Large-subunit ribosomal RNA, domain I from a Saprospiraceae bacterium, 527 nucleotides, folded computationally.
[in-house]
Context: one part of a larger RNA
């Protein structure tokens, strides 16, 4: 020097554990904001910092309800208190709630600076104190900011696919902008259908990977119908009349209010008969029922043995509308919280229903004359949507430029025309079905178990990096209980260490299990 093999260092894998995390499932909530959010800043304690919780009334204050023995939060120790006159602690209201953030006197480098008006102090001050007072809007209505995903507009892309590429595709997706509500958008036929009908929108299954579209490539890809969930329809604008008001060119026009009317087998004004009924989905206000936001009762075991400890074993028992589940010194239906099952409300939210009140709400006939949404339909040029990429190309949207009928009207039924058939456009509004979950309850997992599982189980969006947009970790376990090693001795030492003590075990805090690299010692072979 190698090997072995023993013993110990290192090291922190492995086992085993779970405060955390992931996915889904029901329920609830689905906003909060100038009555100042969201997020913050900088205070507040008998104590240093740090998290929490508050806010100069600052680990709070007042009331109600509810608990019922302690208690002064994480967090020990001392120290000073409170508490059956019911503390601490949980729930509801109410009350404080500094500054800055929309930030809203003004200003600013956010948590600061610095004025003004009033009115207190106060008779006075370069002082203090209360209040006032952004912008837009006709306001003393309201609106601005924030917020995970879902919805709607409006705007909008490349990688990529086509085994290259340019039309296509990706894709109306990503981004980007605006808005809105618990949903949102859509909705009440100028639809569809076909000689037979149906009757708003919206999800779901089918139809159907069909019809179709397509450098007829890659690919996109409908609707009728048909079972399903849900189920609701309504209101103006006009014509007529009334009233006020304004303009003249003296009987017309405008405007603003009430009425009146709301459609297609045509209504409606208007004539003429005729009614006071039913019903409704806003609004308030009683009182009810019920959920909830705190809780309450809630069965049933002993003995022995082994143990450090009894849930395990042996043995005799009991409950069960409760053998989900957690805890407790090993494995507990009957020890300890709980579970089934019952039960409870001062006050504050929800939701349903009644009931009063507001408000809204019908019919028959008749027709000569009047009214039924115009820069509209619709055409041409350029786009874009539709399953349809200009195509024979309807139908929807529109930038430009044209430009109709008026009920003897008008639009669609895939060029177009005619005949048939459907329905009334160029205003507005609608609840259910359908989409998400940032939050709050509860529940499940052939989901993970500290390099897993959220970036984060732990004071993580932290340290740390970066001018900055931004990136972003490492880091879990004594022990059943701190019992957390009194005291002694070595030592420079509050460092290790070595008795002694505790404990079941030192597991000894660099703490459970303690593997491998590697490192040392001992011995043993070889060389």
């Nucleotide at each position: 020097g190698g090997c072995g093999c023993a013993u110990g260092g290192g090291g922190g894998a492995u086992g085993c554990c779970u405060u955390g995390g992931c996915u889904c499932c029901c329920g609830g909530a689905g906003g909060c904001g100038a009555c100042g959010a969201a997020g913050g800043a900088c205070g507040c304690g008998g104590u240093a910092a740090g998290c929490u919780g508050c806010g100069a009334a600052a680990a709070u204050g007042c009331a109600c309800g509810g608990g019922g023995a302690g208690a002064u939060g994480c967090a020990a120790a001392c120290g000073a208190u409170c508490u059956u006159u019911g503390a601490u602690c949980c729930g509801u209201g109410c009350g404080u709630g500094u500054c800055c953030g929309a930030a809203u006197g003004g200003g600013g480098c956010a948590a600061c600076c610095c004025g003004g008006c009033a009115c207190g102090c106060u008779g006075a001050a370069g002082g203090c104190g209360u209040g006032c007072a952004g912008a837009c809007g006709a306001a003393c209505a309201g609106u601005c900011g924030c917020g995970a995903a879902c919805c709607c507009c409006c705007u909008g892309a490349a990688c990529u696919g086509a085994a290259a590429c340019a039309u296509c595709u990706a894709a109306g997706u990503a981004g980007g902008g605006g808005g809105a509500g618990g949903a949102a958008a859509a909705g009440a036929a100028a639809a569809c259908a076909a000689g037979a009908g149906u009757g708003a929108u919206u999800c779901c299954g089918c139809g159907a990977g069909u019809a179709g579209u397509g450098g007829c490539g890659a690919g996109c890809g409908a609707a009728a119908g048909c079972g399903g969930a849900g189920g609701a329809g309504g209101c103006c604008a006009a014509a007529c009349c009334g009233g006020c008001g304004c303009g003249c060119g003296u009987g017309c026009g405008c405007g603003c209010c009430g009425g009146g009317g709301u459609u297609g087998u045509a209504g409606g004004g208007c004539c003429g008969c005729g009614g006071c009924g039913u019903g409704g989905a806003a609004c308030g206000c009683a009182g009810g029922u019920u959920u909830u936001u705190a809780g309450c009762g809630g069965a049933a075991c002993g003995c022995a043995c082994u143990g450090g400890g009894a849930u395990g074993u042996g043995c005799g028992g009991c409950c069960a509308u409760a053998g989900c589940g957690g805890g407790u010194g090993a494995c507990a239906g009957c020890c300890c919280c709980g579970u089934a099952c019952g039960c409870g409300u001062a006050a504050g939210a929800g939701a349903c229903g009644u009931g009063c009140g507001u408000c809204c709400u019908a019919g028959c006939g008749g027709u000569a004359c009047c009214c039924u949404g115009a820069g509209u339909a619709g055409g041409g040029c350029g786009g874009g949507g539709c399953c349809g990429g200009a195509g024979a190309a309807a139908c929807c949207c529109u930038g430009u430029c044209c430009g109709a009928a008026u009920c003897c009207g008008g639009c669609a039924g895939c060029a177009c025309c005619a005949u048939c058939u459907g329905c009334c456009a160029a205003g507005c509004c609608u609840a259910a079905a359908c989409a998400c979950u940032a939050c709050c309850g509860g529940g499940a997992g052939a989901c993970c178990g500290a390099u897993a599982g959220c970036g984060a189980a732990c004071c993580a969006g932290u340290a740390c990096c970066g001018u900055a947009a931004g990136g972003g970790a490492a880091a879990g376990g004594u022990g059943a209980a701190a019992a957390g090693a009194a005291c002694c001795c070595u030592u420079g030492g509050a460092a290790a260490g070595g008795g002694a003590g505790u404990g079941a075990a030192a597991a000894g805090a660099c703490c459970c299990u303690g593997a491998a690299a590697c490192c040392a010692u001992g011995c043993g072979c070889c060389u």

The RNAcentral record of the full RNA draws on ENA.